RNA sequence: GCGAAUAGCUCAGUUGGGAGAGCACCGGCCUUACAAGCCGAUGGUCGCAGGUUCGAGUCCUGCUUCGCCC
Numbered sequence: 001g002c003g004a005a006u007a008g009c010u011c012a013g014u015u016g017g018g019a020g021a022g023c024a025c026c027g028g029c030c031u032u033a034c035a036a037g038c039c040g041a042u043g044g045u046c047g048c049a050g051g052u053u054c055g056a057g058u059c060c061u062g063c064u065u066c067g068c069c070c
Stems, first nucleotide, its partner, number of pairs: 001068005008023004017054001026040004047063005
């Protein structure tokens, strides 16, 4: 100097307006039973603190942590 930080994990969110997917966990169906498969539900201070805005995961500033380069 550059990039990243969003659910337990891996990540999307590309014009500022609905916070989401897959996997995992839980419940149900199926099965003698288990696995697989199908259905459903739960789960979030969007790293922290400010600012701008009617409205911020998204824009601006500072800080923290991690990675890369010099």